[in-house]
This is a predicted structure of a 371-nucleotide RNA (Bacterial RNase P class A) from uncultured Rhizomicrobium sp. Its Rfam family is "Bacterial RNase P class A". Rfam links the family to the GO terms tRNA processing, ribonuclease P activity and dimeric ribonuclease P complex. About the family: Ribonuclease P (RNase P) is a ubiquitous endoribonuclease, found in archaea, bacteria and eukarya as well as chloroplasts and mitochondria. The prediction has a mean pLDDT of 76. The sequence is in RNAcentral, with records from MGnify. Lineage of the source: Bacteria > Pseudomonadati > Alphaproteobacteria > Micropepsales > Rhizomicrobium.

């Protein structure tokens, strides 16, 4: 200078003040005395589980959502440990949505010849095959003007090829030697890759050996295939207590009609409707309960590389209403400012049915281990 883990997050004292549980006093209001009284994230409300209530014969499979290397841990997890592979770093170490791409489908923008049925723009090449007729050497013939044939050499076609240029994020193995007309895994070595086999390991995988000259781009934070999880809604869950008033039911007493009201009008006829008591039961206001003894805290010990498990001991540690959990002042501690005297500040932020995660937020300050 830097890397990882791990704690701390103002102390002490005195006054004043609030909220819950106990105690006394009080018919209660109340008032007094004790005792407790926020965090490592209480927060975001992302996962995962206790609970509760609902719905359901059992189980599969289907759909839908989630998960994805191994292998442990643990109530469960998308977390945590340990290893395996990749990647970055000189090194501590960090980081990875990391099953499958020979089951299909689909996508691959602009560039570029070509982006999967892979191609040929620029270049390389003229061995073979055919044309020009243009050159130049030789041989034959000749009516000296040339003509014929053989070679080489030039140009075009017809082809060969993918070394080398370009484009891209990505171009069908890579690097050296042979080979070739030039080139090519076209042949060889090595290194990659694929398949087999042996060791090593519970496994991911590695490690060696042997074969194939290579066939097989990429995306699955596209759809999809496989494998596994997973009924749903949440303390406003749910219990239980229950008041005026309104309505419901039972039974009693009164009134029981020559009455009203319905039956489109009228007759008959059929339905229905009152007031007061007692009592029963739904629900609303309101109250209690759930509600803090718990996958709990400490401190030691065993095992285990560890995440963690288990055994002793010993603590009781907020909790309601959405609302309480704070102030003042000495004095210390720290940080800024000042020469001093001294001034000014002390991060994020605040339970709400619990609990184990993850993600964020956070002055400063300690500790240990390593490079």
């Nucleotide at each position: 200078a830097g890397a990882c883990g791990g704690c701390c997050g103002g102390g002490u004292g005195a006054c004043c003040g609030c909220g819950g549980g106990c105690g006394c006093a009080g018919c209660a209001a109340u008032g007094u005395g004790u005792u407790c009284g926020a965090g490592g994230a209480a927060a975001g409300u992302c996962c995962g589980g206790g609970c509760u209530c609902c719905a359901c014969g059992g189980a599969a499979a289907g759909a839908c959502g989630g998960u994805g290397c191994c292998g442990g841990a643990u109530a469960a997890c998308g977390u945590c440990c340990g290893g395996c592979g990749g990647g970055g770093g000189c090194g501590a170490c960090c980081c990875c949505a990391g099953g499958g791409a020979u089951a299909g489908c689909g996508c691959c923008a602009c560039a570029g010849a070509a982006a999967u049925g892979a191609c040929a723009c620029c270049g390389c090449c003229u061995a073979c095959c055919g044309g020009c007729c243009c050159g130049g050497u030789c041989u034959u013939c000749u009516c000296c003007g040339g003509a014929a044939g053989a070679u080489u050499g030039g140009c075009c076609g017809c082809g060969g090829c993918a070394a080398g240029g370009u484009u891209g994020a990505a171009a069908u193995g890579g690097u050296g030697c042979g080979g070739u007309a030039a080139g090519a895994g076209c042949g060889c070595a090595c290194c990659g890759c694929g398949c087999c086999c042996u060791u090593g390991g519970c496994a991911a995988c590695a490690a060696g050996g042997g074969u194939g000259g290579c066939a097989a781009g990429g995306c699955a934070a596209g759809c999809c295939c496989c494998a596994c999880c997973g009924g749903g809604a949440g303390c406003a869950a749910g219990a239980c207590c229950a008041a005026a008033u309104a309505g419901g039911g039972a039974c009693g007493g009164c009134a029981c009609g020559u009455g009203a009201u319905g039956u489109u009008u009228u007759u008959c006829g059929c339905a229905u409707c009152g007031c007061c008591g007692u009592c029963c039961g739904g629900g609303u206001c309101g109250g209690u309960c759930g509600c803090g003894u718990g996958a709990g805290g400490u401190g030691g010990g065993u095992g285990g590389c560890g995440a963690c498990a288990c055994c002793c001991a010993u603590c009781c540690c907020a909790g309601a209403g959405g609302a309480a959990u704070g102030g003042u002042c000495a004095c210390c501690c720290c940080u800024u400012c000042g020469c001093a005297a001294g001034a000014a500040g002390g991060a994020c932020a605040g339970a709400a049915c619990c609990c184990g995660g993850c993600u964020u937020a956070c002055a400063g300050g300690c500790c240990g281990u390593c490079u």